This is a predicted structure of a 115-nucleotide RNA (SAM riboswitch aptamer (S box leader)) from a marine sediment metagenome. Its mean pLDDT, the model's own confidence on a scale to 100, is 79.
[in-house]
């Protein structure tokens, strides 16, 4: 750098520090000295890899997977154990494109997993 997959849901306390933050940039609106952002502790939330439990289907060669692949696994669950992630507002909204418009979709970002 490329591909896919999800992004309308969830989750905050207490220390350090001390002025800004919401990725970018237009424009808005919004949180911030009742302490932003950052770092730490610690807990919580989620279910995207591995594992672990439990059911259903399958080893009749499929099922699964964008793809390479894959010969026993897949698949719902769960949420115990690791590796990530998150814990104001939809990705806080907007802007290209399509519609009269409430809406589509796209780029752009984030996260995961593969290459």
């Nucleotide at each position: 750098u490329c591909u896919c997959a999800u992004c309308g849901a969830g989750a905050g306390u207490g220390g350090c520090u001390g002025a800004g933050g919401g990725a970018u940039u237009u424009g808005g609106c919004c949180c911030u000295u009742u302490g932003a952002a950052g770092c730490c502790a610690c807990g919580a939330c989620a279910a995207c890899c591995g594992g672990c439990c439990c059911g259903a289907c399958a080893u009749u060669a499929a099922a699964c997977a964008a793809a390479u692949g894959g010969a026993a696994g897949u698949u719902g669950g769960g949420a115990c154990c690791g590796g990530u992630g998150c814990c104001a507002a939809u990705u806080c909204c907007u802007g290209c494109c399509c519609g009269c418009a409430u809406g589509g979709g796209a780029a752009a970002g984030a996260u995961g997993a593969g290459a």